[in-house]
Molecule: Glycine riboswitch aptamer
Organism: Kineosporia sp. R_H_3
RNA sequence: AGACCCCGCACGGGAGAGCCCCCGUGAGGGGCGCCGAAGGGGCAACUCUCCCCGGAACCUCUCAGGCGCCAGGACCGUGCGGGUCAG
Numbered sequence: 001a002g003a004c005c006c007c008g009c010a011c012g013g014g015a016g017a018g019c020c021c022c023c024g025u026g027a028g029g030g031g032c033g034c035c036g037a038a039g040g041g042g043c044a045a046c047u048c049u050c051c052c053c054g055g056a057a058c059c060u061c062u063c064a065g066g067c068g069c070c071a072g073g074a075c076c077g078u079g080c081g082g083g084u085c086a087g
Stems, first nucleotide, its partner, number of pairs: 005083009018032001020031004033067003039063001040061003046055002
């Protein structure tokens, strides 16, 4: 000094599903129906040199969350900061 990789921050993009019924001045609450890409759980595709161990899905369950807008949002891109390391 340092590719790839990992973490954090900022910006941009970012899907799905009733503006149904009831209560309430309203915010909102309740009921039923529905969605899955915060989080969480499960099997296990996959991965680690074969096995064991380990990691583990955008698959699945809907506990949570969500179903006009706002907000949130896995994931992707760019920039910045930090970390480890090949060379």